Molecule: Bacterial RNase P class A
Organism: Rothia amarae
C1' cells in the first nucleotide's frame, strides 16, 4: 500500500423553553379510617443489549426422617465462580498458507434396534459377473483376488503359496488391545515390546455409565386496615319488655345504645434498590479470576415518567456546489444480581498475519 484474522470502546452532541415520574424543602393550600392531591423551588431521570425470558444464583413462602425407584438436565482435562449447560487456559479432531475459527468431544467387543435406493450381500452373515475343480450337459463344489451397486463392502502395497484364491504365511505401513518405559496435576504425548491379524456406521437411536436436581415465585412475602358478617362486656324498669292458659311459681328470652374483640375483603405502606454493586491503583495468576487500599452513590414507577420545540454544530439521503428540505440503528427498566441467544444504521481504536514494494 494491499488483502485478512481477533479484540475493545461510543451509540448523535451542547444550549434554552414547556410538560411528566422519584425524591428534598415550605411552620404554603386543602383532604382521608390511613395512604393522599394541588402549589413553588431545588436535585436526579433508561440500555449495549432494558429485549427473548433459555440457564444459574440471591430473596421470600411451602414442603422434608432414611433409602430405593421412576423422571428431567449435563457430558475432553484442569481451574474460575455464590452457582451454572457460563467463562478461562489446556488437550484431542477438523479447517485455514497464517494470525486464527469450528466443535451436543463418554460408551456401540453390556443389550436392543435401524442403515433408504441401488446391490448378491448393510453385519458373524453373503455369491451376481468372473475365476478354479469337476460334470457331456444342466448342475454341484471351492473362492473374496478383479468387475459392478452404495453415503458406508470386511485393512493397504509387494512377495510366498495354491486347482483357483484367500492375513493362509511373511516383509513394511496404517489402525486396534495390553504391557513397560519417560514427560505432563489432568485430559493427553512420545518411545518400545507383545498380541490376534483388524470384529461396518448410528447413542442430536433406545439405552448403559458418571456427575447433578424438592416445589412455587415480588401478582412471593409481610403488615395497617375502612365498610360488613360474627362475638363478648356495659347501660336500660336486664333475666327487663315479650313469649308459653288468665294469674302465680317455673320456662324461653330480646330490640336499641355505646365500648371491645374480630376474620382481613376494599384500599394503603412495605418488600424496592447500598447491592456477590460501580470505579482506580497495587499485589497474585497465562487467563478467567482474587486480595488489599482509596474514591463514588447512579431510575423505582404501578394504566405505569423520562417527551416535545426552537438555536448551532456532527452524519446520511434528495440533484453536482452553495443554500434548502427531510431523517439519525436495534430497541426501551418494573425484586435484584451472574451469564447465554437474537436485533443493532453509522463512528473511533489496538494487536496479529500474509503478499508486494522501497530504504
Nucleotide at each position: 500500500c494491499g488483502g485478512g484474522a481477533c479484540g475493545c470502546u461510543c451509540g448523535g452532541g451542547c444550549a434554552a423553553u414547556c410538560g411528566c415520574g422519584c425524591g428534598g424543602u415550605g411552620a404554603g393550600a386543602u383532604g382521608u379510617a390511613a395512604u393522599g392531591u394541588c402549589c413553588a423551588c431545588c436535585u436526579c431521570g433508561a440500555g449495549g443489549a432494558a429485549a427473548g425470558u433459555c440457564c444459574g444464583g440471591g430473596c421470600u413462602c411451602c414442603a422434608c426422617a432414611g433409602c430405593a425407584c421412576a423422571g428431567g438436565a449435563u457430558g475432553g482435562u484442569c481451574g474460575a465462580u455464590a452457582a451454572c449447560g457460563u467463562c478461562g487456559a489446556c488437550u484431542c479432531a477438523g479447517g485455514g498458507u497464517a494470525a486464527c475459527c469450528u466443535g451436543c468431544a463418554g460408551g456401540c467387543u453390556a443389550g436392543u434396534g435401524c442403515c433408504a435406493c441401488a446391490g448378491a450381500a448393510a453385519a458373524a452373515a453373503g455369491a451376481c459377473c468372473g475365476c478354479c475343480u469337476u460334470u457331456u450337459a444342466c448342475g454341484a463344489g471351492g473362492u473374496a483376488a478383479g468387475g459392478g451397486u452404495g453415503a458406508a463392502a470386511a485393512g493397504g502395497u509387494g512377495a510366498g503359496g495354491u486347482a483357483a484364491g484367500a492375513g493362509c504365511u511373511c516383509a513394511c505401513c496404517a489402525g486396534u488391545a495390553u504391557c513397560u518405559c519417560a514427560g505432563g496435576u489432568g485430559a493427553c504425548u512420545g518411545a518400545g515390546a507383545u498380541a490376534g491379524c483388524u470384529u461396518g456406521g448410528u447413542a442430536a437411536a433406545c439405552c448403559c455409565c458418571a456427575u447433578u436436581c424438592g416445589g412455587a415465585g415480588c401478582a412471593a412475602g409481610g403488615u395497617c386496615a375502612a365498610a360488613c358478617a360474627g362475638a363478648g362486656c356495659a347501660u336500660g324498669a336486664a333475666g327487663u319488655a315479650g313469649g308459653c292458659u288468665g294469674u302465680g311459681c317455673g320456662u324461653c328470652g330480646a330490640a336499641a345504645u355505646g365500648c371491645u374483640c374480630g376474620g382481613g375483603u376494599a384500599g394503603g405502606c412495605u418488600g424496592c434498590u447500598u447491592g456477590a454493586g460501580c470505579u482506580c491503583u497495587a499485589c497474585g495468576g497465562c487467563a478467567a479470576c482474587g486480595u488489599a487500599g482509596g474514591g463514588c452513590c447512579u431510575a423505582g414507577a404501578u394504566g405505569g415518567a423520562u417527551g416535545a420545540u426552537u438555536g448551532c454544530c456532527a452524519c446520511u439521503u434528495g440533484u453536482u456546489g452553495u443554500a434548502c428540505a427531510a431523517g439519525u440503528a436495534c430497541a426501551a427498566a418494573a425484586c435484584c444480581c451472574g451469564g447465554c441467544u437474537c436485533a443493532u444504521a453509522g463512528a473511533g481504536c489496538g494487536u496479529c498475519c500474509c503478499g508486494u514494494c522501497c530504504c